A computed fold for a 1489-nucleotide RNA from a soil metagenome, annotated as small-subunit ribosomal RNA.
The sequence is in RNAcentral, with records from MGnify.
Rfam family: Bacterial small subunit ribosomal RNA. Rfam links the family to the GO terms structural constituent of ribosome and ribosome.
RNA sequence: AACGGAGAGUUUGAUCCUGGCUCAGGAUGAACGUUGGCGGCGUGCCUAACACAUGCAAGUCGAACGCGAAUAGCAAUAUUCGAGUGGCGCACGGGUGAGUAACACAUGGCUGAUCUGCCCUCAAGCGGGGGACAACACCGGGAAACCGGUGCUAAUACCCCAUAAGCUCACGGACUUUAGAGGUCUGCGAGAAAAGAUUUAUCGCUUGAGGAGGAGGCUGUGGCCCAUCAGCUAGUUGGUGCGGUAACGGCGCACCAAGGCGACGACGGGUAGGGGACCUGAGAGGGUGACCCCCCACACUGGGACUGAGACACGGCCCAGACUCCUACGGGAGGCAGCAGUGAGGAAUCUUGCACAAUGGGGGCAACCCUGAUGCAGCGACGCCGCGUGAGUGAAGAAGGCCUUCGGGUCGUAAAGCUCUUUUCUGCGUGACGAGCAAGGACGGUAGCGCAGGAAUAAGUCUCGGCUAACUACGUGCCAGCAGCCGCGGUAAAACGUAGGAGACGAACGUUAUCCGGAGUUACUGGGCGUAAAGGGCGUGCAGGUGGUCUGUUAAGUUUGGCGUGAAAGCCUCCGGCUAAACCGGGGGAGGUCGUCGGAUACUGGCAGACUAGAGGGUGGUAGAGGCGUGUGGAAUUCCGGGUGUAGUGGUGAAAUGCGUAGAGAUCCGGAGGAACACCAGUGGCGAAGGCGACACGCUGGGCCAUACCUGACACUGAGACGCGACAGCAUGGGGAGCAAACGGGAUUAGAAACCCCGGUAGUCCAUGCCGUAAACGAUGCCAGCUAGAUGUUCGGGUGGGGAAACUCACCGGGGUAUCGAAGCCAACGCGAUAAGCUGGCCGCCUGGGGAGUACGGUCGCAAGGCUAAAACUCAAAGGAAUUGACGGGGGCCCGCACAAGCAGCGGAGCGUGUGGUUUAAUUCGAGGCUACACGAAGAACCUUACCUGGGUUUGACAUCUACGUAGUAGGGAACCGAAAGGGGACCGACCUUCGGGAGCGUAGACAGGUGCUGCAUGGCUGUCGUCAGCUCGUGCCGUGAGGUGUUCGGUUAAGUCCGCAAACGAGCGCAACCCCCGGUGCUAGUUACAGGUGUCUAGCGCGACUGCCCGUGAGAAACGGGAGGAAGGUGGGGAUGACGUCAAGUCAGCAUGGCCUUUAUAUCCAGGGCUACACACACGCUACAAUGGGCAGUACAAUGGGUCGCGAAGCCGCGAGGUGGAGCCAAUCCUGAAAGCUGUUCGUAGUUCGGAUUGCAGGCUGCAACUCGCCUGCAUGAAGUCGGAGUUGCUAGUAACCGCAGGUCAGCCAUACUGCGGUGAAUACGUUCCCGGGCCUUGUACACACCGCCCGUCACGUCAUGGGAGCGGGUCACGCCUGAAGUCGGGAAGCCAACCGCAAGGGAGCUACCGCCGAGGGCAGGGCUGGUGACUGGGACGAAGUCGUAACAAGGUAGCUGUACCGGAAGGUGCGGCUGGAUCACCUCCUU
Repeated sequence: AACGGAGAGUUUGAUCCUGGCUCAGGAUGAACGUUGGCGGCGUGCCUAACACAUGCAAGUCGAACGCGAAUAGCAAUAUUCGAGUGGCGCACGGGUGAGUAACACAUGGCUGAUCUGCCCUCAAGCGGGGGACAACACCGGGAAACCGGUGCUAAUACCCCAUAAGCUCACGGACUUUAGAGGUCUGCGAGAAAAGAUUUAUCGCUUGAGGAGGAGGCUGUGGCCCAUCAGCUAGUUGGUGCGGUAACGGCGCACCAAGGCGACGACGGGUAGGGGACCUGAGAGGGUGACCCCCCACACUGGGACUGAGACACGGCCCAGACUCCUACGGGAGGCAGCAGUGAGGAAUCUUGCACAAUGGGGGCAACCCUGAUGCAGCGACGCCGCGUGAGUGAAGAAGGCCUUCGGGUCGUAAAGCUCUUUUCUGCGUGACGAGCAAGGACGGUAGCGCAGGAAUAAGUCUCGGCUAACUACGUGCCAGCAGCCGCGGUAAAACGUAGGAGACGAACGUUAUCCGGAGUUACUGGGCGUAAAGGGCGUGCAGGUGGUCUGUUAAGUUUGGCGUGAAAGCCUCCGGCUAAACCGGGGGAGGUCGUCGGAUACUGGCAGACUAGAGGGUGGUAGAGGCGUGUGGAAUUCCGGGUGUAGUGGUGAAAUGCGUAGAGAUCCGGAGGAACACCAGUGGCGAAGGCGACACGCUGGGCCAUACCUGACACUGAGACGCGACAGCAUGGGGAGCAAACGGGAUUAGAAACCCCGGUAGUCCAUGCCGUAAACGAUGCCAGCUAGAUGUUCGGGUGGGGAAACUCACCGGGGUAUCGAAGCCAACGCGAUAAGCUGGCCGCCUGGGGAGUACGGUCGCAAGGCUAAAACUCAAAGGAAUUGACGGGGGCCCGCACAAGCAGCGGAGCGUGUGGUUUAAUUCGAGGCUACACGAAGAACCUUACCUGGGUUUGACAUCUACGUAGUAGGGAACCGAAAGGGGACCGACCUUCGGGAGCGUAGACAGGUGCUGCAUGGCUGUCGUCAGCUCGUGCCGUGAGGUGUUCGGUUAAGUCCGCAAACGAGCGCAACCCCCGGUGCUAGUUACAGGUGUCUAGCGCGACUGCCCGUGAGAAACGGGAGGAAGGUGGGGAUGACGUCAAGUCAGCAUGGCCUUUAUAUCCAGGGCUACACACACGCUACAAUGGGCAGUACAAUGGGUCGCGAAGCCGCGAGGUGGAGCCAAUCCUGAAAGCUGUUCGUAGUUCGGAUUGCAGGCUGCAACUCGCCUGCAUGAAGUCGGAGUUGCUAGUAACCGCAGGUCAGCCAUACUGCGGUGAAUACGUUCCCGGGCCUUGUACACACCGCCCGUCACGUCAUGGGAGCGGGUCACGCCUGAAGUCGGGAAGCCAACCGCAAGGGAGCUACCGCCGAGGGCAGGGCUGGUGACUGGGACGAAGUCGUAACAAGGUAGCUGUACCGGAAGGUGCGGCUGGAUCACCUCCUU
């Protein structure tokens, strides 16, 4: 000295990156919504350069001039007014932004190519004369505007003459300057001036020189978009001459020449006034051009000139056009983009105000006049700034609102109340500065000041899910709505609406629009391109860009100093003025790619000279599928001929079509023809890429090595351009063996336009010519330099060793190619001397996804098509890499009654039970693959019971509280009514007490009640994966991170069990163990055995088993195999025990519980009915179909359990169920008997002596009650069923199977269920290919609601934008031709004509008609560009659940993608060539969520 830089949300399950969208900030001439007290200073048609009523905005001078009128005066005359002649002004000031892409503007120069009224300075002068025209008068025309004729007249109006310091012109001379025109001096000749007025002070007039200010012209540089505008140009470019202008100039014209401009963007199109500045930004930039200042342009549209110092003239003229107005229809008038104002347009923008007091302007000697410039006022919160709506005190934290867990919290010191103040407000009074000089002030009786009154007159808006500061309640229920992005709303919404509260800002607050910022998201500062968007398919090379070493020179770039300029305002800063601020004044600073002069010379450039390290050449070698042409060869396929030979062959997952008895296939011989070249062959070689493969010959390109002889920077890159360019395809002509799009057929399939099979044409091959594209890829442009290594391979060279040689080995140094890898880089993956590292040069390309590599246009092509290349619209993403999962018709390893091997079943029958369905007044509800269906139900006749019908009750069947009442009260209760509930009441009749009362009861009110809803609001509990071996943590380490490691790996195990290794070391929840039961045994104790002892037994404490021992295997491990001992051996058997989690799994009907709903009912009571229905379907079972059996008789052996409103013995009765009975038992004591089995006998294969359904009759039991709807018994009846289709279940040992026993629930029982108990007691496991489920590792993924995933295309419907389109109708642009106003210029003796000449006639000069060139406009015709519209048509985008298929993602079930060609409802299929951005150990297909 410098004052300066913030991010967030959103792609994912999560992560990093890329990338877009969005937000927070500032700003505005704003508008809209809600609200609104005051003041100051600013500011206010952004749209229709649309049209304008009315008034005003430029006049003035009598000191230039004549006339008229009025007034005063007797008059002369004076004053004032009016029109006119004349002068000056009207070219300023004011407005607007249409046009203009231009010397229009900005900045710097030039003018030797120029002009300049008024003003200032200096110099010189102002003499003489003349003729008119307005006004006016008279006459005439016209509706008017206005005009004509005749006549009079003045001037500072006009004309002539004189004079000429100086000026101008022509011709000379001298000096000087310049690129050239200039300047100064000088000679001679020619030419041109003037005006007066007056108050006598002055004001004017003419000429020349200069100044100041103003203006014109030229020029360097600077600042918009489109190349889908690439070529433009005839006055075009230059010259000569002439004209024109103040002045240069094609400015104009004639002639001559053929030039001029352009990728450094001409020409064309679109848009636009430019600058100072303004907004934003850290800056660089980006955006803007309101107000104020400068410049330009314009003035209804277009053209034109006149006057003038100055105009082509906003409030002047002429013409044309459009429009408006007047009219007597003949003709006239007009131009608010001046100030006000009106209409219109629009989201939107003001008063028809006051004054010339100030500042400034015009005129005038002046007084003064004029001035919508200006000064002020008015309207608008439009902006900025300031002030106020009160201050202090005040807790009973009032009332009220809201919330509440009902305790309280909050609004809240807020209010009220008390005390105080008066900015503001109202009233009264006073009252300015602005005025330099007496008076004179629009603003203005304003500002200010004083007094009085009284808290009096004054607060809203938006927001409160995240970003983003601020939360609750109610309402609503994917509705209504919100929304900037993400997203909210489907019954507890902090996101909608309302309320309370809170936050922010505050006379404002929000919204919308626009700009900058954030956005490093166009990257100059300051980005990228292997896979995210992005390297051109490859080369040659013009322009351009860049360029080795040394020396000299120059000074363009560069750098430094001085000078000039960069207006003012604005900005920054200092000081000052309004009380402060906004605002304003003064000083300083800053601001340019600017100009100029001087200095410096390292670097870059220019010029000159030199060099050899870059580059190229020479010479000698060398490898190679490098290219082109010609010829030659063998193997194989196919075809043809012939021989042998006979029934098949071929093909596939399996087949069939096809071929074959007219002789195939097979085999042998011979022949024909085309295409391709096995082995060699290799991440080998060559080429720029595409690409190149038998052999020989010819022609030919490039590379490498060695050498260091030559040239001497000759180089690198390369927009355009040119050439090459796989396959497919096209054209013409050949050729055609094999293969093979299309096509035909056969299969497969739901279909099969495919995959598979049999055929088969273009094509594939050759020649010539097109095409010009590919995943043309290393998805990696070319060149050069620099930066560790290791290993392989190929080709030269050098040195050394071995060998006779071929050859081989080692080392050194080059060229190529490949793998690994340090540093470094990278989002990661990865790259890593062949870079994706570090640098330099040049080119190409990218900027969200879709639309789309599409449309239109252009261009190339025979065509197919290629190249170039948008927009509307739409989405909040689309992506890359990596992570964890899940999944795969991916892989590896391993488990499980998962399969296999077995045993017994189910599925068929009858019955029981559950469920669906149906039915019904009701058949209450729940459970729904595995994981609902003998499940909640471990007991529905009433009850249960929640359902239905009917009848009742309403503080209720039940709880708590309050108030009042109650003594024959509470309670019980006969008769009677009723189906019952209930009503009714004769009668009976209490309790505690501190004597107050309490309890009870009644009435009323708070409230109860609900199996009503939500299991998707919940707690708790449960199911399932699964008793599967897993799930995690701490610290450390790795990774930007998600995350990984640990937990992977090698072994092993039932096990994440253990061992070893290991960037891990430990730990937790799981596993195992600890617990219980059973098995052996010891000890102790023990009743209930007839008694004692012992034992069994009972129940308590111990012991026992640990791979402990031996052998082998294994790694000297863990462990495994075998063995010994032992009751038991490798977890001895069983149980309990269920990790992190998953399924919004189940349950609001077990319980609890938020919210919602209901309250004479969805509550509650009662009776009856229903849950038990029945054409059917499924599930779980029972009993069977019989002889391993049934019946009968006899007989043996358990265990677990239950029992006092209970179990109930003996005895007796009954065929029996049962009855009676009551012993015993509060239970190791009693109830208490097992059955299969065993023994004997009968039955003899039969729908039976099997089987027992169904039905009838007769009984028993429970219960208030067995009709709907119980169980049991006896007699009778005796159905289906003769072993069960597809399919399917359980079980690996005391298991399955078979057999009985007990219990719970329970009055009884529909129990064949369930839970236990014991008895008898098997078979089989080769094995892990397959099915199912699971674990670990790995791989792919476009899945993450996780494959029941995702997702593609046609079709159908709706909406939207868009392309094509027979056309239709506009806009705009210029060209061609015709016509042609005004007007300048040129011509112009036809007409007119005062000044000068002339005595005159006449002349000269001038004017006019008329003619010509140009020419606005109009007309005709064709065209360019552009937007609108259009029957029909093409695709596109979006839309809730539409249709058809399944193309892609896992090997996606035929790997995918790709260029091209053909084909197909569609995705798509197939051929040819290419790519990896394909998995994997290899066998028919098989859709979806």